[in-house]
Context: one part of a larger RNA
RNA sequence: ACCGGCGAGUUAUUCUAAUAAGCGAGUUUAACCCCGUAAAUGGGGGAAGGCGUAGGGAAACCGAGUCCUAAACGGGCGAUUAGCUUGUUAGAAUAGACCCGAAGCUGAGUGAUCUACCCAUGGCCAGCGCGAAGUCCGCCGAAAGGCGGAUGGAGGUGCGAACCCGUGAACGUUGAAAAGUUUUGGGAUGAGCUGUGGGUCGGAGCGAAAGACUAAUCAAACUCAGUUAUUGCUGGUAUUCCCCGAAAUAGCUUUAGGGCUAGCCUCAAGAAAAUGAGCAAUAGAGGUAGAGUGCUGAAUGGACUAGGGACCCCACCAGGUUGCCAAAUCCAACCAAACUCCGAAUACUAUUGUUUCUUAUCUUGGGAGUAAGACUUUGAGGGAUAAGCUUCAUAGUCAAAAGGGAAUCAGCCCAGACCGUCAGCUAAGGUCCCAAAGGAUAGGCUAAGUGGUAAAGGAUGUGGAACAACUUGGACAACCAGGAUGUUGGCUCAGAGGCAGCCAUCAUUUAAAGAGUGCGUAACAGCUCACUGGUCGAGUUGUUCUGCGCCGAAGAUAAUCGGGGCUCAAGCCUAUUACCGAAGCUGCGGAUUUAUCCCGUUUCGACGGGACAAGUGGUAGGGGAACAUUCUGCGGUAGGUUGAAGGUAGACCGUAAGGACUACUGGACGAAACAGAAGGGAUUAUGUCGGU
Numbered sequence: 001a002c003c004g005g006c007g008a009g010u011u012a013u014u015c016u017a018a019u020a021a022g023c024g025a026g027u028u029u030a031a032c033c034c035c036g037u038a039a040a041u042g043g044g045g046g047a048a049g050g051c052g053u054a055g056g057g058a059a060a061c062c063g064a065g066u067c068c069u070a071a072a073c074g075g076g077c078g079a080u081u082a083g084c085u086u087g088u089u090a091g092a093a094u095a096g097a098c099c100c101g102a103a104g105c106u107g108a109g110u111g112a113u114c115u116a117c118c119c120a121u122g123g124c125c126a127g128c129g130c131g132a133a134g135u136c137c138g139c140c141g142a143a144a145g146g147c148g149g150a151u152g153g154a155g156g157u158g159c160g161a162a163c164c165c166g167u168g169a170a171c172g173u174u175g176a177a178a179a180g181u182u183u184u185g186g187g188a189u190g191a192g193c194u195g196u197g198g199g200u201c202g203g204a205g206c207g208a209a210a211g212a213c214u215a216a217u218c219a220a221a222c223u224c225a226g227u228u229a230u231u232g233c234u235g236g237u238a239u240u241c242c243c244c245g246a247a248a249u250a251g252c253u254u255u256a257g258g259g260c261u262a263g264c265c266u267c268a269a270g271a272a273a274a275u276g277a278g279c280a281a282u283a284g285a286g287g288u289a290g291a292g293u294g295c296u297g298a299a300u301g302g303a304c305u306a307g308g309g310a311c312c313c314c315a316c317c318a319g320g321u322u323g324c325c326a327a328a329u330c331c332a333a334c335c336a337a338a339c340u341c342c343g344a345a346u347a348c349u350a351u352u353g354u355u356u357c358u359u360a361u362c363u364u365g366g367g368a369g370u371a372a373g374a375c376u377u378u379g380a381g382g383g384a385u386a387a388g389c390u391u392c393a394u395a396g397u398c399a400a401a402a403g404g405g406a407a408u409c410a411g412c413c414c415a416g417a418c419c420g421u422c423a424g425c426u427a428a429g430g431u432c433c434c435a436a437a438g439g440a441u442a443g444g445c446u447a448a449g450u451g452g453u454a455a456a457g458g459a460u461g462u463g464g465a466a467c468a469a470c471u472u473g474g475a476c477a478a479c480c481a482g483g484a485u486g487u488u489g490g491c492u493c494a495g496a497g498g499c500a501g502c503c504a505u506c507a508u509u510u511a512a513a514g515a516g517u518g519c520g521u522a523a524c525a526g527c528u529c530a531c532u533g534g535u536c537g538a539g540u541u542g543u544u545c546u547g548c549g550c551c552g553a554a555g556a557u558a559a560u561c562g563g564g565g566c567u568c569a570a571g572c573c574u575a576u577u578a579c580c581g582a583a584g585c586u587g588c589g590g591a592u593u594u595a596u597c598c599c600g601u602u603u604c605g606a607c608g609g610g611a612c613a614a615g616u617g618g619u620a621g622g623g624g625a626a627c628a629u630u631c632u633g634c635g636g637u638a639g640g641u642u643g644a645a646g647g648u649a650g651a652c653c654g655u656a657a658g659g660a661c662u663a664c665u666g667g668a669c670g671a672a673a674c675a676g677a678a679g680g681g682a683u684u685a686u687g688u689c690g691g692u
Base pairs, nucleotide, nucleotide: 001692002691003690004689005688006687011095012094013093014092015091016090017089018088019087020086021085022084023083026051027050028049032045033044034043035042055062056061065077066076067075068074098236099235101233105226106225107224108223109222110221116200117199118198119197120196121195122194123193124192125190127159128158129157130155134151135150136149137148138147139146140145163187164186165185168183169182170181171180202218204214205213239626240625241624242623243622244621249262250261251260252259253258263370264369265367266366267365268364269363270362271361275360276357277356278354279353280352281351282350283349284348290342291340292339296336297335300332301331302330303329305326307325308324309322310321311320312319373398374397375396376395378393379392380391381390382389403414404413405412418590419589420588421587423586424585425584429580430579431578432564433563434562438577440576441575442574443573444572445571451566457551458550461548462547463546464545465544466543467542468541469540470539478535479534480533481532482531484508485507486506489503490502491501514529518527519526591616592615593614594613596611597610598609599608600607601606627681629678630677631676632675633674639669646665647664648663649662650661652659653658
């Protein structure tokens, strides 16, 4: 891991409600006794007691009333009747109370054969160094003493085996080992190591102190008991079908992942009115969006003008100026969630109307679950007008919803699955191939594979519209020719001659030609432009708005529009038409729920058959109806060696749980129907036991 067995809302008492029954102003016995039985079931007695029939008051007490009060004419609670007992079901309370699961707490005991420390008595430490005190000899010294040489053998002394320890590393990590091996390392005459025996223990011991150690267990050992401790936490909680169907909110909470009450769901009984929902009209209250600046506040410029600064003047008092700051006032323009002289649409309230729906509404009682929500649209707060962010409101979907579309994709778009059907029509979305359906029709646009991801900004891309200017009196472009004179304008300057710079920028001849547009020279020169004529012969130039494109644009698979592939598209825009497309809608057949109606049966509770209408997604959860298992009664009855139970297989029946039948196996038991009682149903609890 698999297979098989076992494995979780039980039982007792009390209460509440529903339901079934008996009696009814009553109802009911308990213990116990008697009869009866093999033993029970059972029959009879037993009124003690309980509940009910009267309440009010704290009570005395009064009483259909009573209490409050001095007193009610006021108010509170009552009265004008239905209960009691038993069974069943559901829920609650008390008990282990659906099952398994703590860490822990308390008590009584067992442990110092491990280890910590202590006591008693024993044992052990190769070898080699260093060379303290003391002693002896020599020399020096007046002495104290000093120096030298020997001797000596101290030491929590050095090196290093045994022994003890365990520093670094590698290996080992389902190990050879529940702490080791190898190598390296520390101590090794000491606060040393060690044998044997003994002592101290659970809030206690022992501790050169690490909360260490006290038998692989220690911030309180182990064993048993209290004990099914408790757990607002996690996990698990077993057959089927039918009807309805939530919540993730409010208030309070040592409360926030738990509760209580309400809200929302379900079941039963009752009430029922235009009760509820929708729509329309009418009447309301309001201060949002918007707008405005009259108020409050903010804020820009100007005018005007207190006050201040600076400067001038001044003996003092005063005075003057101001390209500075600036209150108030005025003008213009502007802003506001906590501004409003104004002010919608919706939403909300009420009334009336309206079969649009048709009880959707309300009351009482039984049973719940929920109180972690998620995303999307719209309106807002927080944040950065960030977040698959967060907090509200609002609607939807998911949650608890399958189907079609979005390649894939809880929350987006379409649409709500009772079952069957090799029938039809559509929605969203699509119709070249993958892949069902148009290489559809008409007219445009795009050349970027734009489509098939993005900005500021940039650009003779291209389509459309408008405006302006020039143009057969010849435009624009190109080519041919001219582009002059006073004059080298004046000044400046080494020079300044159209062209370093400053000033002026006139006049003449002209078809036209600037006191000069650029290149150029040291300065001239030279080239060129403006401007003019000719050649040519039809459009040219600029600005604005707008459609679709271009650049801006860097990532790791060729790596993508879902792919192939697509260019008067198979892209984009406009219009039209056909088709495809879902569990939507329709057709046909069937089932079931609720309401109504018809027929039949009836113990009057209901049941069977039929018609019609509306329904039949569903988690938590409420309600209803069934199936199977074991046992009891009928009953060891029907049945059974001419083959029971059990097993294996099968194309049968039932909406399902399930039930028959047949064949084989098996070899002795054993139903159905109708009632009753439960140790009554397992894919899951790191469940438990067994097998493989």

Predicted 3D model of a 692-nucleotide part of an RNA (large-subunit ribosomal RNA, domain II) from a Candidatus Omnitrophota bacterium. Rfam family: Bacterial large subunit ribosomal RNA. The source organism's lineage runs through Bacteria, Pseudomonadati and Candidatus Omnitrophota. It was read from a public genome assembly. The prediction has a mean pLDDT of 86.